[in-house]
Context: one part of a larger RNA
RNA sequence: GGACGAACGCUGGCGGCACGCUUAACACAUGCAAGUCGAACGAGAGAAGAGAAGCUUGCUUUUCUGAUCUAGUGGCGGACGGGUGAGUAACACGUGAGCAAUCUGCCUUUCAGAGGGGGAUACCGAUUGGAAACGAUCGUUAAUACCGCAUAACAUAAUUGAACCGCAUGAUUUGAUUAUCAAAGAUUUAUCGCUGAAAGAUGAGCUCGCGUCUGAUUAGCUAGUUGGUAAGGUAACGGCUUACCAAGGCGACGAUCAGUAGCCGGACUGAGAGGUUGAUCGGCCACAUUGGGACUGAGACACGGCCCAGACUCCUACGGGAGGCAGCAGUGGGGAAUAUUGCACAAUGGGGGAAACCCUGAUGUAGCGACGCCGCGUGGAGGAAGAAGGUCUUCGGAUUGUAAACUCCUGUUGUUGAGGAAGAUAAUGACGGUACUCAACAAGGAAGUGACGGCUAACUACGUGCCAGCAGCCGCGGUAAAACGUAGGUCACAAGCGUUGUCC
Numbered sequence: 001g002g003a004c005g006a007a008c009g010c011u012g013g014c015g016g017c018a019c020g021c022u023u024a025a026c027a028c029a030u031g032c033a034a035g036u037c038g039a040a041c042g043a044g045a046g047a048a049g050a051g052a053a054g055c056u057u058g059c060u061u062u063u064c065u066g067a068u069c070u071a072g073u074g075g076c077g078g079a080c081g082g083g084u085g086a087g088u089a090a091c092a093c094g095u096g097a098g099c100a101a102u103c104u105g106c107c108u109u110u111c112a113g114a115g116g117g118g119g120a121u122a123c124c125g126a127u128u129g130g131a132a133a134c135g136a137u138c139g140u141u142a143a144u145a146c147c148g149c150a151u152a153a154c155a156u157a158a159u160u161g162a163a164c165c166g167c168a169u170g171a172u173u174u175g176a177u178u179a180u181c182a183a184a185g186a187u188u189u190a191u192c193g194c195u196g197a198a199a200g201a202u203g204a205g206c207u208c209g210c211g212u213c214u215g216a217u218u219a220g221c222u223a224g225u226u227g228g229u230a231a232g233g234u235a236a237c238g239g240c241u242u243a244c245c246a247a248g249g250c251g252a253c254g255a256u257c258a259g260u261a262g263c264c265g266g267a268c269u270g271a272g273a274g275g276u277u278g279a280u281c282g283g284c285c286a287c288a289u290u291g292g293g294a295c296u297g298a299g300a301c302a303c304g305g306c307c308c309a310g311a312c313u314c315c316u317a318c319g320g321g322a323g324g325c326a327g328c329a330g331u332g333g334g335g336a337a338u339a340u341u342g343c344a345c346a347a348u349g350g351g352g353g354a355a356a357c358c359c360u361g362a363u364g365u366a367g368c369g370a371c372g373c374c375g376c377g378u379g380g381a382g383g384a385a386g387a388a389g390g391u392c393u394u395c396g397g398a399u400u401g402u403a404a405a406c407u408c409c410u411g412u413u414g415u416u417g418a419g420g421a422a423g424a425u426a427a428u429g430a431c432g433g434u435a436c437u438c439a440a441c442a443a444g445g446a447a448g449u450g451a452c453g454g455c456u457a458a459c460u461a462c463g464u465g466c467c468a469g470c471a472g473c474c475g476c477g478g479u480a481a482a483a484c485g486u487a488g489g490u491c492a493c494a495a496g497c498g499u500u501g502u503c504c
Base pairs, nucleotide, nucleotide: 001504002503003502004501006500007499008498009497010496013376014375015374016373017372019369020368021334026332027331028330030329031328032327035076036075037074040073041072043070044069045068048065049064050063051062052061053060054059055058083287084286085285093211094210095209096208097207098206099205102204103203107200108199109198110197111196112195113194115149117147118146124139125138126137127136128135129134155180156179157178158177159176160175161174162173163172165170185192186191213259214258215257220250221249222248225247226246227245228244229243230242231241232240262284263283264282265281266277267276268275269274289310290309291308292307293306312323313322314321315320340366342365343364344363348362349360350359351358352357379409380408381407382406389400390399391398392397413445414441415440416439417438418437419436423431448493449492450491451490452489453474454473455472459488460487461486462485463484469476470475
C1' cells in the first nucleotide's frame, strides 16, 4: 500500500447493486416451511333441478338426477428443494481412467400383450378398554389394494452345439431342449393409464493411478489382521460376513499415534514465483437432540417417517403418554458483533392432477443496517486595494478572505400536485401508484473526521510546568513546549474519517 461476512469512537443527505450469528452443532414459546389426485375405490354430506303424495295453496313427506365437499382404502410425491459444517486426514475431495463386477421411478424410441377367477380389509355399524395418546372384539363392503390359474419371449436358470474377439477372470453373436415368471382399469371417447422385453437419456453405486496440513519430545503397528478354499450376502466386486487352512500385511519414500481441518471452482495479495484463505454464488461430501437399528421404496438406513436406548422439556387421573428450528421469521443465552414473528405465488422453477387448479418461508419482492462497492448532492457566476467579528502583531499591519454580505442565475437533490410503465404471448403484477416523465416552489433541508516535532503534507498564541498528559518508532513535558490541553490558522480524505484485529 491492498484486502475484510468485520467491530469500536465521532459524524451522517440521497440512490443503485451486493452482503448481513465468523461466538453456543446452546436451549427453544408461537405461526408457517409437502402435499396432491373424486378421471383408482366404496361410503357419507349435499347447493340446485324434476316428479309424486298430503293438505293448512305454500309448505311437509318421499323418489330420481346431481354441481360441490370430504374422513378412510389406493396412487404419486414426502430420497427434490431449503439449512448447517459437528464429524471426517478419508477414494471425503480434485483430476484422470475403469466396471468383461452394477442398478436406475418418472421421461424418449421400438416390439409384444392385457384371458379367466378368488379371498380379505379400512371407512361404517354394534359392544367395549383407557385420564389421554391410542386401542380391542364381532359384523359388513369396494378398488388401478392383495393372491392363485392361463398365455408367454429377444427375459431368467440349467444342459448343450458352432463362430469370433479380448490384457485376464472371460465377453459377444447364433442354434437346440427343459423349467419359471405378467397385467388394471378410468373417462366428458379426445385420451390417460397397466404388463413383459430391448435400447437411450438422466441419476446413482463400486474400483484404481496421481495430488491433498502439523508433530519423531509419536517407531514400531496389525488376529478378520494379510492371503487362499468353500459357503452366505449384495444391484454389484470384495474378509463384506462365516467356517477351515496358511502366516502373512503395513512401516524412516514416515506406518501407528496425537493435534488441527469439510474438499474444490474460486477469493485476497504479489511483477511473478509464491503466501494466505474456502463468507456470499456454483460442484461434491457429511450431518439433522446424542447413540444404535432396520422397514417401505426405483432411490433412504430417511431434517419436518418408524423402532430402541440416553439426556433434556412438557402433559398425566401416576397406570402411561408427547416433543426435536443446523427450514423461514422470531425468543432466551453466549458475544466486540450480525436483520422483519412482512407481502405474493405476478415471474422462474418444483410436487400432484387429464385439466381447472391446489401446495411451495424454494423463489420473487419489500423492511432494517454507511457493513461494502459504485454514482450524485450539500449550489453556480459576479462581488474589495478587502465590512464586522475572531486570531496574531514589531501596533504599521497581517490573516481568516471572494470567504461573507449584496446582485444575477440554476433546480441535481428536496417538497407538493398531475400522469404513469416494462417485467405478461389472450387473461393473470406481490413489488407498486414503485421506477420514470411533466409542472410549481424555493439556495431553501443536506459536512464531517483525523492530523499539523521527524518519518509525513500541514504553525502560531495562550494555559500547564517531568505535573496533567502524549506516543506506531525515535521520543516530547523539570517556566518562553510548532510533540500535553485549548483557540485561531493550515494539511489530508470526505458521507465518511480515524482506531483496533487478521492476511498478503
Predicted 3D model of a 504-nucleotide part of an RNA (small-subunit ribosomal RNA, 5' domain) from an uncultured bacterium. RNAcentral holds the full RNA, with entries from ENA, Greengenes and SILVA. The coordinates come from a structure-prediction model, not an experiment, and the mean pLDDT is 83.